Overview:
Predicted 3D model of a 501-nucleotide part of an RNA (small-subunit ribosomal RNA, 5' domain) from an uncultured candidate division WS6 bacterium. It matches the Rfam family "Bacterial small subunit ribosomal RNA". RNAcentral holds the full RNA, with entries from ENA and SILVA. Its mean pLDDT, the model's own confidence on a scale to 100, is 82.
Context: one part of a larger RNA
RNA sequence: GAGUGAACGCUGGCGGCGUGCUUAACACAUGCAAGUCGAACGAGAACGAGCUUGCUAUAAUUGUCAAAGUGGCGCACGGGUGAGUAAUGUAUAGAUAACCUGCCCUUAAGAAAGGAAUAACAGUUGGAAACGACUGCUAAUGCCCUAUAUGCCUUUAAUACAUAGUAUGCAAGGGAAACGCUUUAGUGCUUAAGGAUGGGUCUGUAUGGUAUCAGCUAGUUGGUGAGGUAAUGGCUCACCAAGGCUAAGACGGGUAGCUGGUGUGAGAGCACGGUCAGCCACCAUGGAACUGAGACACGGUCCAUACUCCUACGGGAGGCAGCAAUUAGGAAUCUUGCGCAAUGGGGGCAACCCUGACGCAGCGACACAGCGUGGAGGAUGAAGGUCUUCGGAUUGUAAACUCCUUUUAUAUGGGAAGAAUAGAUGACUGUACCAUAUGAAUAAGGACCUGCUAACUACGUGCCAGAAGCAUCGGUGAUGCGUAGGGUCCGAACGUUAUCC
Numbered sequence: 001g002a003g004u005g006a007a008c009g010c011u012g013g014c015g016g017c018g019u020g021c022u023u024a025a026c027a028c029a030u031g032c033a034a035g036u037c038g039a040a041c042g043a044g045a046a047c048g049a050g051c052u053u054g055c056u057a058u059a060a061u062u063g064u065c066a067a068a069g070u071g072g073c074g075c076a077c078g079g080g081u082g083a084g085u086a087a088u089g090u091a092u093a094g095a096u097a098a099c100c101u102g103c104c105c106u107u108a109a110g111a112a113a114g115g116a117a118u119a120a121c122a123g124u125u126g127g128a129a130a131c132g133a134c135u136g137c138u139a140a141u142g143c144c145c146u147a148u149a150u151g152c153c154u155u156u157a158a159u160a161c162a163u164a165g166u167a168u169g170c171a172a173g174g175g176a177a178a179c180g181c182u183u184u185a186g187u188g189c190u191u192a193a194g195g196a197u198g199g200g201u202c203u204g205u206a207u208g209g210u211a212u213c214a215g216c217u218a219g220u221u222g223g224u225g226a227g228g229u230a231a232u233g234g235c236u237c238a239c240c241a242a243g244g245c246u247a248a249g250a251c252g253g254g255u256a257g258c259u260g261g262u263g264u265g266a267g268a269g270c271a272c273g274g275u276c277a278g279c280c281a282c283c284a285u286g287g288a289a290c291u292g293a294g295a296c297a298c299g300g301u302c303c304a305u306a307c308u309c310c311u312a313c314g315g316g317a318g319g320c321a322g323c324a325a326u327u328a329g330g331a332a333u334c335u336u337g338c339g340c341a342a343u344g345g346g347g348g349c350a351a352c353c354c355u356g357a358c359g360c361a362g363c364g365a366c367a368c369a370g371c372g373u374g375g376a377g378g379a380u381g382a383a384g385g386u387c388u389u390c391g392g393a394u395u396g397u398a399a400a401c402u403c404c405u406u407u408u409a410u411a412u413g414g415g416a417a418g419a420a421u422a423g424a425u426g427a428c429u430g431u432a433c434c435a436u437a438u439g440a441a442u443a444a445g446g447a448c449c450u451g452c453u454a455a456c457u458a459c460g461u462g463c464c465a466g467a468a469g470c471a472u473c474g475g476u477g478a479u480g481c482g483u484a485g486g487g488u489c490c491g492a493a494c495g496u497u498a499u500c501c
Stems, first nucleotide, its partner, number of pairs: 001501001003499002006497004013371002016368001018366001019364002021329001027326001030324003035073003040070002044065001046064004079283004089207008099199002104195007112146001114144002121136006152174004158168003180187002210252001215245003220242008257279004261272004284305005307318004335361001337360003343357001344355004374404004384395004409438006418428001445490005450471003456485005466473002
C1' cells in the first nucleotide's frame, strides 16, 4: 500500500446492488417448511340441480366433492450445517468383458381364465392418554393361483473369442399382466431390446504439518472353495501358505471438509475456502435394518443413552445443523413479514392443490460504486475569535447582501415492463419512471499537525497529569500532554483494534 462475512469509538442525507451467528454440531416455546390423485376403490357428510311431489318421509339419477380409510406416485429432490474425515474424501485422467437405473424416449410382443382376504363401516370392549383388542360385512390399478412366452432368467452339450459370468446355440427347468380408468380421444398394465439421465465400484497421479511418533500388522498378506452383493474384492466364512507395509516416512498423536475459486503480488509464490457453483459427510448421541428404482432415510421405523415435556403413576410424547422467533455464549451478525405473479419442483388427463425452494419486501453505513448537502457575484477586507513587535496580521469571498438553479426533499397528478396469452392472471406496488408546484429550502463530520508524514502558534501543566506504531515527549519558555485559534488529509464517513499478502 491492498484486503475483510469484521468488531469498537465518534458522526450520519439519499436511493441502487450485494451481504449478515466466524462463538455453543448449546438448548429450543409458538407458527409454518410434503403432499397430491374421486379419470384406481368401497363407503359417505354438506350444498346445488332435475323428477314424483311439495307439510313430512321413502326410493332412484346427476354435479361439485369435506373429514377419514384402502390403493398409486412423491416423501432418497429441494433446504441446512461443516461435527467427523489426512483418505471408504476431493481434483484430474482413465477402467467397468465386474454393475444398477423409477419417471422419460424409441422398437418388438402381449394383456387369457379364476380365487381368497382386508381396512373403512357396524357391534362389543380395554386405557387418563398415546393407542388398541374381539366379532361381523365389503371393494379395487391391493393380494394370490392357473394358462400362454417372440424375447428373458437358471443349468447345460458344442463352436468362436481368450482374465471371461462374452457371442452363437441343442436340450431341460422356471417365471408376466390391470379385457383396468375415462371416453372415442386417450391414458395406464406386463415382458424384452436399445437410448437418455442419474448413480455404484476400481485404478494412476496430485492433495497439509510432526521422527521429542521407528517399527506396524493374525482377516493381517496371498491362495482354494463357499457365502454375500446390482457388481469386483478378506466384503464375510472354512481350510492352506507366511506373508504384507515401512526413512520415497509405515504406525501413532495433533490440525483440517475438498475443489472451481478469493485476497495479495510484476511474477514466482504465500494466505484463505464466507456468499455463488460442483463433490463429500452429517441432521440430539451411538447402533440397526425395513420399504423402495433409489435410503441404511433432517421434518420414517426399531433399540440403547443423555436431556426436555405430559400423566389418573399403570404408561406415553419429542428432536430447528429447514424459515422466522427465543434463551445462552460472545467484541459481534436481521423480520415469529408478503406471495406462489415469475422461475423451478411434487401429485393430477386437466382444473387445480402443495411448495419458508424461490420471487419480493423489512432491519444493519457491513461492503461496493453513485448522487447530494447549492451555483455565480460580493471588500468598508464588517462584527466576533486568535495572535501581535500594538503598526497590524489571520480567520476571509468566508459571512452578510444581490441574482440564479431545484439534483435531493415535500405535496399533487399521471403511471409501466416483468405476463409466457385469443382473453384472464403481479406478491413486489400505485413501485420504477414522468409532469407540475413550493422553496436554499431537508442534509458534515472524523482523525491528525516532533521525525518517519502533508499540516504551527498561544495559554495551562511542570518526569505531575498524560502521550506513544517506532525513535521517544513531559523535571517552568512542551510546534509531542490538555484547551483554543489556525492548518493538513479524507469525506457520509473518519479513526482504532484484529488478521492476511